Context: one part of a larger RNA
Order: sequence, then structure tokens, then C1' cells
RNA sequence: UUGGGCGUAAAGCGCGCGCAGGCGGCCUGUUCAGUCGGAUGUGAGAGACCACGGCUCAACCGUGGGGUGGCAUCCGAAACUGGCGGGCUUGAGUACAGGAGAGGAGAGUGGAAUUCCCGGUGUAGCGGUGGAAUGCGUAGAGAUCGGGAGGAACACCAGUGGCGAAGGCGGCUCUCUGGCCUGUAACUGACGCUGAGGCGCGAAAGCGUGGGUAGCGAACAGGAUUAGAUACCCUGGUAGUCCACGCCGUAAACGAUGAGUGCUAGGUGUUGGGGGUUUCCGCCCUCUGUGCCGAAGGUAACCCAAUAAGCACUCCGCCUGGGGAGUACGGCCGCAAGGCUGAAACUC
Repeated sequence: UUGGGCGUAAAGCGCGCGCAGGCGGCCUGUUCAGUCGGAUGUGAGAGACCACGGCUCAACCGUGGGGUGGCAUCCGAAACUGGCGGGCUUGAGUACAGGAGAGGAGAGUGGAAUUCCCGGUGUAGCGGUGGAAUGCGUAGAGAUCGGGAGGAACACCAGUGGCGAAGGCGGCUCUCUGGCCUGUAACUGACGCUGAGGCGCGAAAGCGUGGGUAGCGAACAGGAUUAGAUACCCUGGUAGUCCACGCCGUAAACGAUGAGUGCUAGGUGUUGGGGGUUUCCGCCCUCUGUGCCGAAGGUAACCCAAUAAGCACUCCGCCUGGGGAGUACGGCCGCAAGGCUGAAACUC
């Protein structure tokens, strides 16, 4: 609990799809439910308020008046909202013609590098650090050349570049597939926006079953450092990291900024289109995305500023002092880990 707010003070659900609900473009006819006007009835009395009066005053009491959220019925108004009907094209969608892209899924494939194995050359070191040591090496290491195996990741291109709702996506080729932008204005004719519940997607880590394992590497072991060193540094190294299928459902899931629509100076860079002009270089206009600077305006300030945190409207979510506590209890979900919902006593 009226309100005021949510970039950083408490506060935007991680993201989407969408039932109900809320809200909804222009013109016209009709209706009169909402709305507005009038009338009638009712809204008892006491109390409250105003006026006057009675007890010497007051409290107390009496009389009169006004008011009373409203409700019902009748008559009327028709602008707005709603209902019903007709029409429209600018919102939304479709079609057609172009376009860019690490958007998603599957299959295949390439080169560099690391490691390991085999062989050649070759000999005493290699490795590592602040310095060392553990470790590796005369059973021939490291270095170098050739051959082979295997897994993972894709240098340069690469860009406040691109794509995606978010998480996220990066070698190359093919197949399947989603979205977006521009142009035309042919078609539909408000078909729209939001969205409690619900459903789906959702990094990393983690879990289940099976596979795989080159490098890296929690745990662990050893060597150092140190007063100690359950660390930082070094040598190893298991889970994991990878694949398939199934779970988990969290995050500084961040722009710490919900979605939609319209409006409000400019300047400058850049992505992808379209148009005009042009011999060339280019220049101008326009749509779309992405950056920077900045006016008005906003802001507690920082800063934001057509990608708003400006000016407005619609819908959803959320906040209401700190600790206790994202805890306890209950419920729901999960194999578990735990997740979601989410207090109070007490205390400052």
C1' cells in the first nucleotide's frame, strides 16, 4: 500500500512462443451498455456538520436546515468508450524481384601445430626457475631429417565487422533449414501490441549410460618458497574438457537499462541494400544495422541524448531500511548436487 520508483542507491523475469486477460488505426451507419443531464422514490432514527433555542454557562438537551458513498425506476443527449453492420489502407501480413551473413542441424574433408610410435644422423646433456630442485637422458635423451598413429582446436583473413530472441556462433565443401534487409505497391483488409498461468530454448560446471582421450588440467603426488605454505612458481597427473543420448536450469545469463508504437537539433565513422547525378575520382538523397561526439530535454551526480536514461501512451515483471536470509518450514521439480517459491523470532 495513497503514492513514489526500478543504468550505478532496494527494484527489469536469462531469453522466446503464446491461452486467458488488458489495450488497440481511419471513415460511416446504427444501438444506447459505459458516460452525461433532468425527474421521482429510497438512502429510518440517533450520531456528525450548520443555525437558532432550553437548563445562570458548559457538558447535556430541543427545534429547524443542509449534506449523505450510493441504489432503483422513468424521460432525454449521442461527442467519446463499448456492441452490431458497411467501407478504407497508412498498422500487420502475403506475393514477386534482388541482397548480405561465424544463424541452426547433419555428413564429408584440409593444412599448421602439440604429443606418442618406428627409422636415419649425432653426443651429453635436456628441461625448468627469481635462483633451484623434483623430472627426462649413455638401455642414446634433447636437437635434426623421413615415415606413421591419434585427438582437439581452426593462425592470417578479422574489423566498437556480421548473424541470432537470449545463451551463443569462426578452416573448407555438400545436403536440409530458420530469420533479416532493400525494392515494387500486385493481394488480404486491423488480421495488431503486450502477456498472469503454461510450454519451449538456455554458457560453464555438475550428474547418468556408452564411447573417446593429443594438449590442457580441479583432486592428488613430488620439488621449491616460507616461521608455516593444505597456496602463488616448477615436474608429473585423475576426473573433466571431446562425441552420442538423457538430465540439471544456474551466472557480473550485463547495456547491471522488459516489450511495443509515435514524436523530438545536428555532426562524424562503419555493415548491407535502393535511387539520382557522373568520362573518371566521386558527390547527393534514402532505408537498415552498428559505434563515437553533441543540442534541447532529462539526471542526485556520473552521465543518457533518434540504439534515450528526452516527450507521451499500452501491457507485463519487480522494489518498499540493514542483518537474520535467499536461510528455516511447507509445497513443487531433480538420480544426486541442488533449483523454484520463500518467512519469522531476535537485533541495529